[in-house]
RNA sequence: CUUAUCAAGAAAGGCUGAGGGAAUGGCCCGAUGAAGCCUUGGCAACCUAUCCAUUCAAAAUGAGAAAAGGUGCCAACUCCAUCCCGACGAAUCGGGAAGAGAUAAG
Numbered sequence: 001c002u003u004a005u006c007a008a009g010a011a012a013g014g015c016u017g018a019g020g021g022a023a024u025g026g027c028c029c030g031a032u033g034a035a036g037c038c039u040u041g042g043c044a045a046c047c048u049a050u051c052c053a054u055u056c057a058a059a060a061u062g063a064g065a066a067a068a069g070g071u072g073c074c075a076a077c078u079c080c081a082u083c084c085c086g087a088c089g090a091a092u093c094g095g096g097a098a099g100a101g102a103u104a105a106g
Stems, first nucleotide, its partner, number of pairs: 001106006011040005019029003024081003041074003046070003050065002052062003078100001082097006
């Protein structure tokens, strides 16, 4: 840089000790223990391997199975924000789009 996904899902213990949620603002989480490291466990199914279906076969595809390997993840929709449309007296709510970001594959 390209493509895909981002409403679901999944935490205990040990060491340690004040920050963390990307950035800004907000709003939250945190001494009933943040972040980090280690151990164990789990979630998910992007990639690889395997099986199944379609096919004469292969390739390819699958909104299929499974979870061995490579990643990832385990507070809050990506926590929320900007713009457009709709509902409402308003607070606010619903839908869509963009930007930024995260993850995977190349």